Source information
The prediction has a mean pLDDT of 81. Predicted 3D model of a 557-nucleotide part of an RNA (small-subunit ribosomal RNA, 5' domain) from an uncultured Eubacteriales bacterium.
Context: one part of a larger RNA
RNA sequence: GAUAAACGCUGGCGGCGCACAUAAGACAUGCAAGUCGAACGGAAGUCGUCAUAUGGAAAUCAAAGUAGAAGGAAGAUUUAUCUGAAUGAAGCGGAGAAAGAAAUAUGACAAUGGCUUUAGUGGCGGACUGGUGAGUAACACGUAAGCAAUCUACCUAUUAGAGGGGAAUAACUGUGAGAAAUCAUAGCUAAAACCGCAUAUGCUUGUAGUACCACAUGGUGCAGCAAGGAAAAGAGUAAUCUACUAAUAGAUGAGCUUGCGACUGAUUAGCUAGUUGGUGAGAUAAUAGCUCACCAAGGCGACGAUCAGUAGCCGGACUGAGAGGUUGAACGGCCACAUUGGGACUGAGAUACGGCCCAGACUCCUACGGGAGGCAGCAGUCGGGAAUAUUGCGCAAUGGAGGGAACUCUGACGCAGUGACGCCGCGUAUAGGACGAAGGUUUUAGGAUUGUAAACUAUUUUAGUCAGGGAAGAAAAAAAUGACAGUACCUGAAGAAUAAGCCCCGGCUAACUACGUGCCAGCAGCCGCGGUAAUACGUAGGGGGCAAGCGUUAUCC
Repeated sequence: GAUAAACGCUGGCGGCGCACAUAAGACAUGCAAGUCGAACGGAAGUCGUCAUAUGGAAAUCAAAGUAGAAGGAAGAUUUAUCUGAAUGAAGCGGAGAAAGAAAUAUGACAAUGGCUUUAGUGGCGGACUGGUGAGUAACACGUAAGCAAUCUACCUAUUAGAGGGGAAUAACUGUGAGAAAUCAUAGCUAAAACCGCAUAUGCUUGUAGUACCACAUGGUGCAGCAAGGAAAAGAGUAAUCUACUAAUAGAUGAGCUUGCGACUGAUUAGCUAGUUGGUGAGAUAAUAGCUCACCAAGGCGACGAUCAGUAGCCGGACUGAGAGGUUGAACGGCCACAUUGGGACUGAGAUACGGCCCAGACUCCUACGGGAGGCAGCAGUCGGGAAUAUUGCGCAAUGGAGGGAACUCUGACGCAGUGACGCCGCGUAUAGGACGAAGGUUUUAGGAUUGUAAACUAUUUUAGUCAGGGAAGAAAAAAAUGACAGUACCUGAAGAAUAAGCCCCGGCUAACUACGUGCCAGCAGCCGCGGUAAUACGUAGGGGGCAAGCGUUAUCC
């Protein structure tokens, strides 16, 4: 100087990171991989249209009647007041007009119909993402090459095609067994599920020819013969779109081979029988003792084989002037593993973390006959330990799977929570203020020091509190869509208010006195200190260092 740190004392705020290094110990509970009804048949729920007849709801217009605003003929008298006829608005009313809803009946049509949901068949994805480092000293990793010895779903480009048939089966229904998990049996049915046939110069196999190329087996192109091998439909009124088959090329991903590189031990010196090579065969996408039969006796080793111990490897990280040393947390690449051991199936791809089978250990259920399970996914629990977090929110963004799409799923991811664990930034006030207050400590008793420190006066308000406003992140022309979040940020208000500790002071090493103790109690990284004036122990005053931290311990340079 550094750390995935821990412990002690202390602790105001923010940003960005990091967080089981030990028991690859055991795990309650919830979630972490589904999706497609535009592949398919069902099941459940739900939905009519038209005509005729019956029926008569709502809304609309509105007569008679009622009502009496307004009106002011005419009259009266105390000539500026009263009485007040005709006409007659609104309102109430509802004869009637026109209107034709619900409902009922019959008939026709749509119709083996539409819509919603989905257990099952089927397709794609569960080989990605995510976790861990047990094993592994190895072509596992890194780097540089090779494959004329290989495969590659989805994607892109190109060429050619998609004709005609068949047999089943789940679901469902019935019966039966079982505590359950689940199973048996009879019957029915569909498909882009399954199986033949046709066609296919290219593809595969065999055979033989030619041109070019090459790195030994050989490769590429062209042309021939024989044999073999494809397919599936869906949506839409349609145009068309999506899907399918064969082949070629690309892209991506993977497999195999080789040179070189990288731990310790010789108190491990010999190791090896499919072992080393050959011929033939099998297996594989492919080379090869990869496997097998036969033949030969080889192969490795002091340039360290074998054995034993330890360990995932790398880009990087820390340190150092560098050379080098140490390390492999986080992030990225590769590998290995998924309770322990073994095995294959399916598939383009696995010998498959949240698939299957067998065996072992463990846990749970049981009607004792039999069954179920796998957090080294995210949270969380117990245990272990010096020690390591929430059983949170959201798919808004980025990315992934499925789907034509809408969308669904996504503990990947985005966020929030806990922890001074780390780095960085900010604050805990600022200026003035001496007859140098009081108190403390000390003293040669005069003083010195704490100390401009405080009080006091003035100023400011970052952070925090309260109130008002309030994002970006969200997008192609428009609309919609934000978990975080009423967060960041902005404005205003009040008030020095709410915020300092830890270690050290003999030398190394910045910083000294007093008292207590008396080789005791104790300190200590090294030298060493303490046996009566201890700057080294303990306390106090003072001082020094760093500071929301400071010390100690551990590890590396």